[in-house]
RNA sequence: GUGCCUGUAGCUCAGGGGUUAGAGCACCACGCUUAUAACGUGGGGGUCGAUGGUUCAAUCCCAUCCAGGCGCA
Numbered sequence: 001g002u003g004c005c006u007g008u009a010g011c012u013c014a015g016g017g018g019u020u021a022g023a024g025c026a027c028c029a030c031g032c033u034u035a036u037a038a039c040g041u042g043g044g045g046g047u048c049g050a051u052g053g054u055u056c057a058a059u060c061c062c063a064u065c066c067a068g069g070c071g072c073a
Base pairs, nucleotide, nucleotide: 001072002071003070004069005068006067007066010025011024012023013022018056027043028042029041030040031039049065050064051063052062053061
C1' cells in the first nucleotide's frame, strides 16, 4: 500500500429497517444471615466509533474517515 472482519452499558455479547435498544456478569439499595458469601427483589448506567447520505423512518443500508484484528505484497 491492498483485501477481509470487528466496533452496541464498566466487561463479554445479542439485536441486520418500524413504535420504550436488551441479556449475562459487574455496580448500588433492600430482604435473608450474628456477620460475610450465596440466594431473592428492585434500581442506576448507552448521544449503538465519527461525519455525511438514502429513506416516512437508520444500531441496521451506502460512502468516507478513525481504532483494533487477520491475510497478501
Transfer RNA from a Candidatus Magasanikiibacteriota bacterium, 73 nucleotides, folded computationally. Its mean pLDDT, the model's own confidence on a scale to 100, is 83. Rfam family: tRNA. About the family: Transfer RNA (tRNA) molecules are approximately 80 nucleotides in length. Rfam classes the family as a transfer RNA. The organism belongs to Candidatus Magasanikiibacteriota, within Bacteria.